[in-house]
Predicted 3D model of a 128-nucleotide RNA (Guanidine-I riboswitch aptamer) from Synechococcus sp. CBW1002.
It matches the Rfam family "Guanidine-I riboswitch aptamer". Rfam links the family to the GO term regulation of gene expression.
The RNAcentral record of the sequence draws on Rfam.
RNA sequence: GGAAGAUGCCCCUAGGGUUCCGAUCCCUUUUCAGGGAUGACUGGUCCGAGAGGGGUUCACCGCUGGUGCUGUUGUCCCCUGGGAGAACGCCACCGGCGGCGGCACGGAGGGAGAAAAGCCCGGGAGAC
Numbered sequence: 001g002g003a004a005g006a007u008g009c010c011c012c013u014a015g016g017g018u019u020c021c022g023a024u025c026c027c028u029u030u031u032c033a034g035g036g037a038u039g040a041c042u043g044g045u046c047c048g049a050g051a052g053g054g055g056u057u058c059a060c061c062g063c064u065g066g067u068g069c070u071g072u073u074g075u076c077c078c079c080u081g082g083g084a085g086a087a088c089g090c091c092a093c094c095g096g097c098g099g100c101g102g103c104a105c106g107g108a109g110g111g112a113g114a115a116a117a118g119c120c121c122g123g124g125a126g127a128c
Base pairs, nucleotide, nucleotide: 008056009055010054011053012052015047016046020044021043022041023038024037025036026035027034028033058101060099061098062097063096064095065094066093067092068091070089071088072087073086075084076083077082078081103123105126109121110120111119
């Protein structure tokens, strides 16, 4: 100095906190209620991974269906130049099925609806 990816999107999980709900405690002349405190409260809501899981699109590879264009070889019709249709092949477009997508150590600090985090800056700085 160089070395692969959409480093996509969605749903989850590890993890995370405390707005709301619930829980616990305290207070009260709204008592089937109201107010306050607690996340060294398992929880519901909530946030949530590049280096966690799944799905999906996408890229690539193989097989395959349809349509169109065109070429080759037969067939048929009118008739000497055209027309019809078939099989196979090239290419283009639209699908279907299967396969495949490796590796990945990482701060401090900062940012964000209440807040925090494996969130975001960030597959960053740095390390190897």
Lineage of the source: Bacteria > Bacillati > Cyanobacteriota > Synechococcales > Synechococcus.